[in-house]
Context: one part of a larger RNA
RNA sequence: CGUUGGAAACUUGAGGGGUUCUGUCCUUAGUACGAGAGGACCAGGAUGGACCAGCCUCUGGCGUUCCUGCUAUCGCGCCAGCGGUAUUAGCAGGGUAACUAUUGCUGGUACGGAAUAACCGCUGAAAGCAUCUAAGCGGGAAGUCCACCCCAAGAUAAGGUUUCCCUUCCAGGAUGCGUCACUCCGCAAGGUUUGAUGCUGAAUGGACUAAAGGUCACCAGAAGACUACUGGUUUGAUAGGCCGGAUGUGUAAGCACAGUAAUGUGUUGAGCUGACCGGUACUAAUUGACCGUGAGU
Numbered sequence: 001c002g003u004u005g006g007a008a009a010c011u012u013g014a015g016g017g018g019u020u021c022u023g024u025c026c027u028u029a030g031u032a033c034g035a036g037a038g039g040a041c042c043a044g045g046a047u048g049g050a051c052c053a054g055c056c057u058c059u060g061g062c063g064u065u066c067c068u069g070c071u072a073u074c075g076c077g078c079c080a081g082c083g084g085u086a087u088u089a090g091c092a093g094g095g096u097a098a099c100u101a102u103u104g105c106u107g108g109u110a111c112g113g114a115a116u117a118a119c120c121g122c123u124g125a126a127a128g129c130a131u132c133u134a135a136g137c138g139g140g141a142a143g144u145c146c147a148c149c150c151c152a153a154g155a156u157a158a159g160g161u162u163u164c165c166c167u168u169c170c171a172g173g174a175u176g177c178g179u180c181a182c183u184c185c186g187c188a189a190g191g192u193u194u195g196a197u198g199c200u201g202a203a204u205g206g207a208c209u210a211a212a213g214g215u216c217a218c219c220a221g222a223a224g225a226c227u228a229c230u231g232g233u234u235u236g237a238u239a240g241g242c243c244g245g246a247u248g249u250g251u252a253a254g255c256a257c258a259g260u261a262a263u264g265u266g267u268u269g270a271g272c273u274g275a276c277c278g279g280u281a282c283u284a285a286u287u288g289a290c291c292g293u294g295a296g297u
Base pairs, nucleotide, nucleotide: 001154005165006164007163008162009161010160011159015151016150017149018148021049022048023047024046025045026044027043033038050109051108052107053106054105055104059101060100061099066094067093068092069091070090071086072085073084074083075082076081112146113145114144119139120138121137122136166296168207169206170205171204176199177198178197179196180195181194184191185190208294213291214290215289216288217233218232219231220230221229238284239283240282241280242279243278244277245276248272249271254267255266256265257264258263
C1' cells in the first nucleotide's frame, strides 16, 4: 500500500514444512517342523538404544558478593568490631532465583483408514479347453495420500464469524429531469436551437464536529540485538520500597559465666539473607499530545 467505511477479537485452511527408526527379553512353545541336532510363522506383553520436543519436581552445573571461614597489609585514635586491597570475587567452603545437562525429568516417533507396487487370487471370454484380464471383482508394502505436530488469507479468487463506532452545517454550482416561449425540419407523431423558470444537487472550498479504536509518553516483563510482543499507568499491586514467609548460610554483635590465656559455654538454630511466594499505595507509572472522522466504488 492492497484486501472497496473504520475498528477489536476469534477463526477456516488453499498451500507449505516437520515426524516416519530399531534391538533384546518373556508368553504362545521346547509347540509346528525335524531321525536328531536344533527350532519357528502368526499373535500378545515387557524393557532398552538412537533421534526429536518440552521442562527444572528430583540429581547436578553455574550462580562476580546471599551466608560463612582464612592469610598478609593499610585504615577507622587504641581494645573489640568493621572496611579497603591482594583478578573489576584476594583465597577457601556452601548456595536461592533464573538459565541449564541424554549428567536430570517428562513426552513423542502411536492406533487406524484410503488408493496402490511387485506379487497372490475370484469369475471369465477372445480361442467349446485353458487363462488373475480383454469387460468385471478382491487381497497386497517401512513406500504414496490421510491421520499426528507446526506455519499459514499478499490464498491479489486477498475467505468466514461475532461485537463495537461514525448519520452536522454553509458556500458552490457540474449533471440530469420537468414546464413555458422561441428557431428550424416534418403531413403527423415527434425531433431540434436559444432563452426564462422549477427541482436535482457532483467536483471543490469553508465552518463545526473529533467516534470506536490506536499510537506517542511513562512503570515494567521468565518478551527482547533494535524493533516487535505481553502486562500495567491512581477506577492502580506494573516496578521499587516496606512487612510477613520461604530459601541459603550456620549459632551475629553485645553482655554474662568458666579458664592465667588461647578459647569455650549461655543468651541462640542466633544474626544476616540478590533474583523466590504473598501482602501493603510509602515512592514512581504526572499533566497530556497525536492519529483515526461525519454512513462508506
This is a predicted structure of a 297-nucleotide part of an RNA (large-subunit ribosomal RNA, domain VI) from an Elusimicrobiota bacterium. It matches the Rfam family "Bacterial large subunit ribosomal RNA". Rfam links the family to the GO terms structural constituent of ribosome and ribosome. RNAcentral holds the full RNA, with entries from ENA. The coordinates come from a structure-prediction model, not an experiment, and the mean pLDDT is 86.